[in-house]
RNA sequence: ACCGGAUAAAGGCAAACUUGUCGAAAGACAAGGACGCAAAGCCACGGGCCUAAGCUAUAAACUAUGGUAGCCGGGUUGUCGAA
Numbered sequence: 001a002c003c004g005g006a007u008a009a010a011g012g013c014a015a016a017c018u019u020g021u022c023g024a025a026a027g028a029c030a031a032g033g034a035c036g037c038a039a040a041g042c043c044a045c046g047g048g049c050c051u052a053a054g055c056u057a058u059a060a061a062c063u064a065u066g067g068u069a070g071c072c073g074g075g076u077u078g079u080c081g082a083a
Base pairs, nucleotide, nucleotide: 005080012037013036017032018031019030020029021028022027035070041076042075043074045073046072047071048068049067050066054063056061
């Protein structure tokens, strides 16, 4: 230095739910709140998933240019540290 991630220590993040704001929705943000998380920091590049305003359509429906990084892969930065 690398692997290994602990019943260690220090610090960190914050699901559901509630309230408010934004949004067509999915969802996001803020406050409260903790289910969990070693990248649950950041990036929609690939796959998946959610939504369907607009387009098309008689309708059913279709479609991402909207989301999701706390679905997986990938990229990038990074705290502590034992056998």
This is a predicted structure of an 83-nucleotide RNA (c-di-GMP-I riboswitch aptamer) from Calderihabitans maritimus. Rfam family: c-di-GMP-I riboswitch aptamer. Its family is annotated with cyclic-di-GMP binding in the Gene Ontology. About the family: GEMM was predicted in a large-scale screen for bacterial structured RNA regulatory elements. The RNAcentral record of the sequence draws on Rfam.